This is a predicted structure of a 346-nucleotide part of an RNA (small-subunit ribosomal RNA, central domain) from an uncultured bacterium. Model confidence (mean pLDDT): 90 of 100.
Context: one part of a larger RNA
RNA sequence: CUGGGUUUAAAGGGUGCGUAGGCGGCCCUGCCAGUCAGCGGUGAAAUGUGGCGGCUCAACCGUUUCGCUGCCGCUGAUACUGCGGGGCUUGGAUGCGGUCGAGGCGGGUGGAAUUCGUGGUGUAGCGGUGAAAUGCAUAGAUAUCACGAGGAACGCCGAUAGCGAAGGCAGCUCGCCGGGCCGCGAUCGACGCUGAGGCACGAAAGCGUGGGGAUAAAACAGGAUUAGAUACCCUGGUAGUCCACGCCGUAAACGAUGAUGGCAGGGUGUGCGUCCGCGAGGGCGCGUGCAUGAGAGAAACCAUUAAGCCAUCCACCUGGGGAGUACGGCCGCAAGGCUGAAACUC
Numbered sequence: 001c002u003g004g005g006u007u008u009a010a011a012g013g014g015u016g017c018g019u020a021g022g023c024g025g026c027c028c029u030g031c032c033a034g035u036c037a038g039c040g041g042u043g044a045a046a047u048g049u050g051g052c053g054g055c056u057c058a059a060c061c062g063u064u065u066c067g068c069u070g071c072c073g074c075u076g077a078u079a080c081u082g083c084g085g086g087g088c089u090u091g092g093a094u095g096c097g098g099u100c101g102a103g104g105c106g107g108g109u110g111g112a113a114u115u116c117g118u119g120g121u122g123u124a125g126c127g128g129u130g131a132a133a134u135g136c137a138u139a140g141a142u143a144u145c146a147c148g149a150g151g152a153a154c155g156c157c158g159a160u161a162g163c164g165a166a167g168g169c170a171g172c173u174c175g176c177c178g179g180g181c182c183g184c185g186a187u188c189g190a191c192g193c194u195g196a197g198g199c200a201c202g203a204a205a206g207c208g209u210g211g212g213g214a215u216a217a218a219a220c221a222g223g224a225u226u227a228g229a230u231a232c233c234c235u236g237g238u239a240g241u242c243c244a245c246g247c248c249g250u251a252a253a254c255g256a257u258g259a260u261g262g263c264a265g266g267g268u269g270u271g272c273g274u275c276c277g278c279g280a281g282g283g284c285g286c287g288u289g290c291a292u293g294a295g296a297g298a299a300a301c302c303a304u305u306a307a308g309c310c311a312u313c314c315a316c317c318u319g320g321g322g323a324g325u326a327c328g329g330c331c332g333c334a335a336g337g338c339u340g341a342a343a344c345u346c
Stems, first nucleotide, its partner, number of pairs: 003318004007300002012314001014201004021194003025088007033081002035077008048066001050064005091191001092188003095184006103177007110154001115149007125136002162169002206247006220236004258313006265292001267290010295302001319346003328339004
């Protein structure tokens, strides 16, 4: 490279928006670039193919034939692709009506609990563990009551639930912003899909400046355990955890399953909407689960939310180690990230 693959064997980019590019609905029509046909030209020689011949044979050589898969031109065909024109409504979008939700941002506010402070009651222990000890306490702790301060997180509801592109999102309330779904089928009329680069978003930890600091808690200290114990357990405890602004750009960023569209069995639960029904219940659409069928799969298992059957586009894989390392480049304040080998070895 041709292939074959990517849930778990190597392999889906963390996610979105989107540039180039690739791909693209139904009908009519023009052109004839691609495509197809016929004809002409060209396609040097050598090489290649078939025949014949020359060296004793062969290699080699000579001669002749075909070929040289290609390119150019002319004439023609018009199904498909393309380009131009016209039309359509199913894809897509808009509008109107309704509805849903921890979707996002900003402000306000509530109760429980922990800790601390002040005061009251009260007295000898408390705490902690497998057992202890360190620790706290007669300078009055623990317990209990009242008041106050401050920070962080929101019990029950709560789900096998919902929302979001992903990361993720949960007390209550107000404001602003985004989205989905259902219905109508009013408007536009293919405006679409994917998306190399690019841009944006992106848990936790970490970094910079400033603030904040209740709890718990890397590091650290002490007490235990142990042969040792740089751990597991206990008593403390700093960064950080919180906020603002700016970086970082990673993850088992997972459904370990890229996006979009179509096709192809039923059963059962559930969320939202809607329609029918007095109700029980049932129909439809969208989402979210479970157990199965055909089919697929190495199997486990997947199975209308596919890992089934197809199509388009992107990403990625190609034995293990060396190695996500070295070197170079780009990015970063740094930590480091992205890109990413080889020798050697099995």